[in-house]
Transfer RNA from a Clostridia bacterium, 72 nucleotides, folded computationally. Lineage of the source: Bacteria > Bacillati > Bacillota > Clostridia. The coordinates come from a structure-prediction model, not an experiment, and the mean pLDDT is 81. Rfam family: tRNA. The family's RNA type in Rfam is transfer RNA.

RNA sequence: GCUUCCAUAGUUAAAUGGAUAUAACAAGCCCCUCCUAAGGGCUAGUUGUGGGUUCGAUUCCCGCUGGGAGUA
Numbered sequence: 001g002c003u004u005c006c007a008u009a010g011u012u013a014a015a016u017g018g019a020u021a022u023a024a025c026a027a028g029c030c031c032c033u034c035c036u037a038a039g040g041g042c043u044a045g046u047u048g049u050g051g052g053u054u055c056g057a058u059u060c061c062c063g064c065u066g067g068g069a070g071u072a
Stems, first nucleotide, its partner, number of pairs: 001071007010025004018055001027043005048064005
């Protein structure tokens, strides 16, 4: 250089065109407990960036950025 894959919450992942983007762990508050741990309930928090297609985009297309793999 070329080909290919990935980027979603603090972390790890789901959601492959449709309604309020989901879960676990982590965080905050409450319950329980003599205290802590464990357990239970509640809350907040997320689509890398710029365009395009579409009535509608996390999803499809193009560029950019970052990361991984293959190849001479």